[in-house]
């Protein structure tokens, strides 16, 4: 320096190819129920600028564009 690719709740990720309106699982928290407690179990909850900024469109996690950062593979010097 040239490529691909990732980046979405507190952790792990799905959803992206084919935009559609309130963004989802698990896990983990918090309440509550059941226990003689406690783990299990069952029920209810709360947590997201979906990297960041702009751009297309009635309408973007989803398309394009720069950037920011990690990954991973080629090149360069040494």
């Nucleotide at each position: 320096g040239g490529g691909u690719u990732g980046u979405u709740a507190g952790c792990u990720c799905a959803g992206c190819a084919c935009g559609g309106a309130u963004a989802g699982a698990g896990c983990g928290c918090c309440a509550g129920c059941c226990u003689u407690c406690u783990a299990a179990g069952c029920u209810g909850g709360a947590a997201g600028u979906c990297g960041a900024g702009g751009g297309u469109u009635c309408a973007a996690a989803u398309c394009c564009c720069u950037c920011a950062c990690g990954a991973c593979c080629c090149g360069c010097c040494a």

Predicted 3D model of a 78-nucleotide RNA (transfer RNA) from Candidatus Bathycorpusculum sp. Its Rfam family is "tRNA". From the family's description: Transfer RNA (tRNA) molecules are approximately 80 nucleotides in length. The prediction has a mean pLDDT of 80.